[in-house]
Context: one part of a larger RNA
RNA sequence: GGACGAACGCUGGCGGCGUGCCUAAAACAUGCAAGUCGAACGGACCUUGCAUCUUCGGCGGCUUCGGCCAAAGAAGAUGCGCUGGUUAGUGGCGGACGGGUGAGUAACGCGUGAGCAAUCUGCCUCGAGGAGGGGGAUAACAGCCGGAAACGGCUGCUAAUACCGCAUGAUGUAUUGUGUAGGCAUCUACAUGAUAUCAAAGAUUUAUCGCCUUGAGAUGAGCUCGCGUCUGAUUAGCUAGUUGGUGGGGUAACGGCCUACCAAGGCUUCGAUCAGUAGCCGGACUGAGAGGUUGACCGGCCACAUUGGGACUGAGAUACGGCCCAGACUCCUACGGGAGGCAGCAGUUGGGAAUAUUGCGCAAUGGGGGAAACCCUGACGCAGCAACGCCGCGUGAAGGAAGACGGUUUUCGGAUUGUAAACUUCUUUUAUUGAGGACGAAACAAAUGACGGUACUCAAUGAAUAAGCUCCGGCUAACUACGUGCCAGCAGCCGCGGUAAUACGUAGGGAGCAAGCGUUGUCC
Numbered sequence: 001g002g003a004c005g006a007a008c009g010c011u012g013g014c015g016g017c018g019u020g021c022c023u024a025a026a027a028c029a030u031g032c033a034a035g036u037c038g039a040a041c042g043g044a045c046c047u048u049g050c051a052u053c054u055u056c057g058g059c060g061g062c063u064u065c066g067g068c069c070a071a072a073g074a075a076g077a078u079g080c081g082c083u084g085g086u087u088a089g090u091g092g093c094g095g096a097c098g099g100g101u102g103a104g105u106a107a108c109g110c111g112u113g114a115g116c117a118a119u120c121u122g123c124c125u126c127g128a129g130g131a132g133g134g135g136g137a138u139a140a141c142a143g144c145c146g147g148a149a150a151c152g153g154c155u156g157c158u159a160a161u162a163c164c165g166c167a168u169g170a171u172g173u174a175u176u177g178u179g180u181a182g183g184c185a186u187c188u189a190c191a192u193g194a195u196a197u198c199a200a201a202g203a204u205u206u207a208u209c210g211c212c213u214u215g216a217g218a219u220g221a222g223c224u225c226g227c228g229u230c231u232g233a234u235u236a237g238c239u240a241g242u243u244g245g246u247g248g249g250g251u252a253a254c255g256g257c258c259u260a261c262c263a264a265g266g267c268u269u270c271g272a273u274c275a276g277u278a279g280c281c282g283g284a285c286u287g288a289g290a291g292g293u294u295g296a297c298c299g300g301c302c303a304c305a306u307u308g309g310g311a312c313u314g315a316g317a318u319a320c321g322g323c324c325c326a327g328a329c330u331c332c333u334a335c336g337g338g339a340g341g342c343a344g345c346a347g348u349u350g351g352g353a354a355u356a357u358u359g360c361g362c363a364a365u366g367g368g369g370g371a372a373a374c375c376c377u378g379a380c381g382c383a384g385c386a387a388c389g390c391c392g393c394g395u396g397a398a399g400g401a402a403g404a405c406g407g408u409u410u411u412c413g414g415a416u417u418g419u420a421a422a423c424u425u426c427u428u429u430u431a432u433u434g435a436g437g438a439c440g441a442a443a444c445a446a447a448u449g450a451c452g453g454u455a456c457u458c459a460a461u462g463a464a465u466a467a468g469c470u471c472c473g474g475c476u477a478a479c480u481a482c483g484u485g486c487c488a489g490c491a492g493c494c495g496c497g498g499u500a501a502u503a504c505g506u507a508g509g510g511a512g513c514a515a516g517c518g519u520u521g522u523c524c
Stems, first nucleotide, its partner, number of pairs: 001524004006520005013393006019386002021351001026349003030346003035093003040090002043087004048081009060069003100304003109229008119221002124217007132166001134164002141156006172197011202209003230276003237267003242264008279301004283294004306327005329340004357383001359382003365379001366377004396426004406417004431461006440451001468513005473494003479508005489496002
């Protein structure tokens, strides 16, 4: 000198764009953050039409005066049909994305470059073929029962794109024959046969959307390897599933991944093991560069979700807002037993030098579901707070010497503050008020804006609403007076202060930067 997720002191007008718990991966009240589909399914409820019945009602009629018949209308029940709607449950897809954090990890974790003749891939795209015929349940619901609750038990009924057999069966899979081609070996690919085996689901508004098998692609994921990746030798030896082989198991897949047996190996001063520290990178800062430092924001990868362990489901699981067990903690309880997990967005307490609103909206972009309408979305878009940073603008302009008053100083003549002010003439960025008023909106048309009556434009008013901070001995731009008297104090280094201190304190003046200026901390 530059930089900062900064903090502190003094000061503070506006706008744009960014950024904002670096500490306790501490604990969390409250609300929201993942739902959706009725065009998979049976119900339930609401709306609505017709018929029948019951009750009420009583226009009117008959009458032996006891009663009888009985229209309009109202209510309820049952049955059938229809229109639209709502949705607890079964079922499907999505809750593996998106969002957060950096505790752990010195590792194929990350970066980079190769490889898988050792692999999987829902939704999506392109292509080929197919959907025949049956069955048994179960939630919802009803009844009964248990429990304070959370929730649960028994019996009975019922549906499906839920579940299960059967049939069909290739280009799939497995075994195998033959041929061709290729390879570093076990082998691999292709062609053509044989045997065995595996499938399906319908819906409606009739136009589609779905279903099953299979080939290819795309996307995503898994695995392997070369190289690189902090410090310590005041850590020198480490290792029994350890290193390799065979058989078996397991996995989507290779593999001590697991297991039985066999062999005795494997790593290491080119630093094993142990210990400490740490998420890695694109990048960022600095520097002429080489390099050094760093990994906030944004982007890629990894890991984690109160601590530890476990599997289930699924195309896919570290499963944050899933399940089970154990630990700690908190809450409810009728003491028998239950409930919970903000390192999501806000917010609270605590810790700290220190870091924001319990805001608005799905209008845009993107995501999930749906045929769609649409629903959901604290992702996201916005607004609020903070000079925390960068950038831009303003706090007026021109004229104006009696060089005014006042202040300071003085050799008492003056000098300086100083064209500074006053005063005159202008201007109106900003400010205030009024009027108009967007782009962002695109998907046939139409409709659709949280921001927002915002930005912007025009008009009016009036210099009106707006300057501080640090320094002035040298380094280093900028000096005098008074006070103090080795005191009080200053100080980054050298050093100032003991009676004329340009170095302390105050004043005047000056220098520098400026909505900031200084100080502290860290890095180059």
Predicted 3D model of a 524-nucleotide part of an RNA (small-subunit ribosomal RNA, 5' domain) from an uncultured bacterium. RNAcentral holds the full RNA, with entries from ENA and SILVA.